c-di-GMP-I riboswitch aptamer from a Desulfobacteraceae bacterium, 80 nucleotides, folded computationally.
It was read from a public genome assembly, where an Rfam model found it.
[in-house]
Parts: sequence; C1' cells; structure tokens
RNA sequence: UAGCGUCAAAGCCAAACCCCGAGUGAUCGGGCGACGGAAAGCCGCGGGUCUUGCACCACCAAGACAGCCGGGUUGCCUUG
Repeated sequence: UAGCGUCAAAGCCAAACCCCGAGUGAUCGGGCGACGGAAAGCCGCGGGUCUUGCACCACCAAGACAGCCGGGUUGCCUUG
C1' cells in the first nucleotide's frame, strides 16, 4: 500500500414506538430509545417500492426512500 473481517478490544451509526416541528403526501428535521448495521458515510446513475397530479385503470410528469438491490465514490480502529 492492497485485500479479507472469523474471534476479540476501543469506539461509531441508530430501526420501531412516543413527543415537537415541516410537507397535500410518500417522507424529512430535532429529542427519547435501540431493532439492527463492518460503510446503516456520501451520491437518485440503473432497477425496485412508495407518494402526488388523478378522476377505476393505463400513459405521462413531478417527488420520496441510500436501513430494498446493484453500481460509483470517500473513509476509521484494533488482533490476525
């Protein structure tokens, strides 16, 4: 430097519920709290799911989800 991440150590992130706020909504921000996570850091590029326009569908458009999958990119600690 690159790769691996079984076991351990020190740390990290933080689901659901609930509270406050934003949004038509999916959902998001903060607090509590830990379900879990070796990138559960970041990126809407591909797929997917969800919301709205919207009227039963379809089409189209605009959004949301990175903790759905793939991909891209940047990293930390320690034993080996």